Predicted 3D model of a 73-nucleotide RNA (transfer RNA) from Schistocerca nitens.
The coordinates come from a structure-prediction model, not an experiment, and the mean pLDDT is 80.
[in-house]
RNA sequence: GGCUGGAUGGCUUCGUGGUCAGAGCAUCUGCCUAGUAAGCAGAAGACCCGGGUUCGAAUCCCGGUCCAGCACA
Numbered sequence: 001g002g003c004u005g006g007a008u009g010g011c012u013u014c015g016u017g018g019u020c021a022g023a024g025c026a027u028c029u030g031c032c033u034a035g036u037a038a039g040c041a042g043a044a045g046a047c048c049c050g051g052g053u054u055c056g057a058a059u060c061c062c063g064g065u066c067c068a069g070c071a072c073a
Base pairs, nucleotide, nucleotide: 001072002070003069004068005067006066007065010025011024012023013022018055027043028042029041030040031039048064049063050062051061052060
């Protein structure tokens, strides 16, 4: 260099073109407690980058970057 799969909050992930991108853990605030943990209520936080198709793209197409695997040379 080639082929296949993948990239979504700090971590693990759901989401086969259409309502505000959802959940678990973690974080923060409050309640509760003698205190801590647990529990309850709430908050902040994400679609790898660029372009295209479309009325509409996390999703489809092209290119790039990175990760994993496979085999050839």